[in-house]
RNA sequence: CUCCGAUAAGAGCAAACCCUGAGCAAUCAGGGGACGCAGAGCAACGGGUCCCACCGGGUCAGCCGAGCCGCCGAA
Numbered sequence: 001c002u003c004c005g006a007u008a009a010g011a012g013c014a015a016a017c018c019c020u021g022a023g024c025a026a027u028c029a030g031g032g033g034a035c036g037c038a039g040a041g042c043a044a045c046g047g048g049u050c051c052c053a054c055c056g057g058g059u060c061a062g063c064c065g066a067g068c069c070g071c072c073g074a075a
Base pairs, nucleotide, nucleotide: 004073005072012037013036017032018031019030020029021028022027035062041068042067045065046064047063048060050058051057052056
């Protein structure tokens, strides 16, 4: 350094639901809250889901695959 991922260590994130706001909607942002997560970090490239003022737009990466970056270091 690569692979790999442990009852390790130190960190981190935050489902459902509730409140507020935005949006036609899917959904998103903030606050609370924890189902869980070895990347549940980034990103819409491919597939797929969902929505629409629909043939064109949008949404979701915590759906799958691929990509980039990243903490630690047992077997």